c-di-GMP-I riboswitch aptamer from a soil metagenome, 78 nucleotides, folded computationally. Its mean pLDDT, the model's own confidence on a scale to 100, is 81.
RNA sequence: GCAAACCCGCCGCGAGGCGGGGACGCAAAGCUUCCGGUCUCCGGCGGUCCACAUGGACCGGAGAUAGCGGGGUUGCCG
Repeated sequence: GCAAACCCGCCGCGAGGCGGGGACGCAAAGCUUCCGGUCUCCGGCGGUCCACAUGGACCGGAGAUAGCGGGGUUGCCG
């Protein structure tokens, strides 16, 4: 210097975000979705597996998380 959980108000279908209060922590807990993870929403077709009633896993698209990790980039003190 930043600000977790929680509380209040607002935005969003949602994950979640913004403002105020508040500090669990953080030497990049500054910025950035390029890679992986996790979470949300929408859709598809025919089949496989579980169930045998809904439904879940799989595929595609859109989004969220930078305080999940990696990468890129900027940076304080000594």